[in-house]
RNA sequence: GCGGAUGUAGCUUAGUGGUAAAGCGCACGGUUGUGGUCCGUGUGACGGGAGUUCGAUUCUCCCCUUCCGCU
Numbered sequence: 001g002c003g004g005a006u007g008u009a010g011c012u013u014a015g016u017g018g019u020a021a022a023g024c025g026c027a028c029g030g031u032u033g034u035g036g037u038c039c040g041u042g043u044g045a046c047g048g049g050a051g052u053u054c055g056a057u058u059c060u061c062c063c064c065u066u067c068c069g070c071u
Stems, first nucleotide, its partner, number of pairs: 001070005007064001010024004018054001025043006047063005
C1' cells in the first nucleotide's frame, strides 16, 4: 500500500428499519450479631461525520479504533 472483519453500559454479550435487552458490576434498602449468599429498587451505552427514509443500533459513503490476511 491492498483486501477482509470488528466497534452497543465499567466488563461480557443480545438486538437484521418502529419504546435499546440481559448477566456480572456499582449505589441504596431488606434479610444477618458482622460479612457473604439471597431478595427488592435504582444506575448507566449504540466509535465520529454525512446520506437514504415518515422513522436508522440496523441500509449506503467517508474517517477513526482494534484484529486477521496479502504484498
A computed fold for a 71-nucleotide RNA from a Candidatus Pacearchaeota archaeon, annotated as transfer RNA.
The prediction has a mean pLDDT of 83.